[in-house]
Predicted 3D model of a 126-nucleotide RNA (c-di-AMP riboswitch aptamer (ydaO/yuaA leader)) from a soil metagenome.
The coordinates come from a structure-prediction model, not an experiment, and the mean pLDDT is 79.
The model forms 92% of the base pairs in the Rfam consensus.
C1' cells in the first nucleotide's frame, strides 16, 4: 500500500499523547418475538444459531484420503458481466428450547493476513 470480515467513526472518563481499560452515541451486523401463512401425534439417532465453510459417494488400521455436486474469496481507480489463473469450504456458540413474524426485546462491533498486483466489454471516477 492492500486483503478476508458486520467488526468503522465520534464523544466522555481513566492510565501515559497514540495503543489499553470503562461508559455512551451513530453506522454496520446478528438473534429472539404476534396475526396470517406454513408445519402438523408419538417414538427413534434431540433440536437450533453465527459463518462461504454444505451434501453425496468411495476408500483405509482410528486419525485420514479421493471424487462429484454445490458455496465463497483474490488478481491494485470503482462497479457489473465474461474468460483465465490461484486459493478456501474451517471454527465457535445455545443447552432439551426457538418456523415465518409487526410492535417490542437482546447481542456483536473481533480476529487474522500481505510483495502477491491477468485480460476483454460497458458505465463511471480521477
Nucleotide at each position: 500500500c492492500g486483503c478476508u470480515g458486520a467488526a468503522u467513526u465520534c464523544c466522555c472518563g481513566u492510565g501515559u499523547g497514540c495503543c489499553g481499560c470503562g461508559g455512551g452515541a451513530a453506522g454496520c451486523g446478528g438473534g429472539g418475538g404476534a396475526a396470517c401463512c406454513a408445519a402438523g401425534a408419538a417414538c427413534c439417532u434431540g433440536g437450533g444459531g453465527c459463518u462461504a465453510a454444505u451434501c453425496a459417494c468411495g476408500u483405509a488400521u482410528c486419525g485420514g484420503c479421493g471424487u462429484g455436486a454445490g458455496g465463497c474469496g483474490c488478481u491494485g481507480c470503482u462497479c457489473u458481466u465474461u474468460c483465465a489463473g490461484c486459493g478456501c469450504c474451517a471454527g465457535c456458540c445455545c443447552g432439551u428450547c426457538a418456523g415465518c413474524u409487526a410492535a417490542c426485546c437482546c447481542c456483536g462491533u473481533a480476529a487474522g493476513c500481505c510483495c502477491g498486483a491477468g485480460a476483454a466489454a460497458g458505465a463511471g471516477a480521477a